[in-house]
RNA sequence: CGCUGAAUCCCCGGGGCCUGUGCCGGGGAGCGGGGGAACCGGAUUGUCGGGGCGAACCGCGCACGGAGCGCGGGGCGCAGCUCUUUCAGCGCCAGCCCGUCAGCUAACCCCGUAAGCACCGGAAAGAGGAA
Repeated sequence: CGCUGAAUCCCCGGGGCCUGUGCCGGGGAGCGGGGGAACCGGAUUGUCGGGGCGAACCGCGCACGGAGCGCGGGGCGCAGCUCUUUCAGCGCCAGCCCGUCAGCUAACCCCGUAAGCACCGGAAAGAGGAA
C1' cells in the first nucleotide's frame, strides 16, 4: 500500500513516550446483532430439549468404537480505480455462545465495535470515476 470481519471515527480522563500511531476507563456518532405486541403463522407439553452469531450447509459412498477420507449439490472470500456480469485460477465451509427459554413483531429494552492475515496478484463486456 492491501485483505477477512459489524468491528471505524470523534471527544474527555489516566498511563506511557519525548515527539507518528499503539494501552486502560468513560461518552458520542456511525456500523452490526439480539429480545420484544396486535395481525398472521403455529396447537402445547415430553432430554430425542430448544435457540443465537457466522458463508461455514445438504446428500451419497468408504472406513468405522469414533475421528476421518472421497464424490456430487450448494454457499463464502481473493485477484491493484470502483460496481455488476461471465470465463479461467487459488483458497474456505470453522469456531463460539445462551441455558430449559425466545416464530414474525410497532413502541420500547439490551449487547458488540474484536481478532487475525498477505507480499501472490488473469481476461472480457457494460456503467461510473480519475488523469